Model confidence (mean pLDDT): 77 of 100. Purine riboswitch aptamer from Sporosarcina sp. NCCP-2222, 102 nucleotides, folded computationally.
RNA sequence: AGAACAAAACGAUGCAGCCCUCAUAUAAGUCUGAUAAUACGGUUCGGACGUCUCUACCAAGCCACCUUAAACGGCUUGUCUAUGAAGGUGGGAAUGGUUAUU
Numbered sequence: 001a002g003a004a005c006a007a008a009a010c011g012a013u014g015c016a017g018c019c020c021u022c023a024u025a026u027a028a029g030u031c032u033g034a035u036a037a038u039a040c041g042g043u044u045c046g047g048a049c050g051u052c053u054c055u056a057c058c059a060a061g062c063c064a065c066c067u068u069a070a071a072c073g074g075c076u077u078g079u080c081u082a083u084g085a086a087g088g089u090g091g092g093a094a095u096g097g098u099u100a101u102u
Stems, first nucleotide, its partner, number of pairs: 008099003012095002015092001017089003021085005026056001029049006041066002050057001058078006
């Protein structure tokens, strides 16, 4: 100086996972059957549509309206899920590097 075996330490890379932000989808939306209540009320159950899309399709608050009837309306705030992207983290796994020992 080189090679090989076994164990170890410290960096590096960044695969899985996780966190955060953003983009797209969907407007947490629309239609409809049945059902329930009646101003201290306006409910509950189901189906369909909507997405190059799995899932979800609700909650709370405020305002109005309906003079007792069968019908509800508007606004605000708050998500999840699918896919993609940037950043962070990342012995759970892997690959280099360095050091040291036999």
Lineage of the source: Bacteria > Bacillota > Caryophanales > Caryophanaceae > Sporosarcina.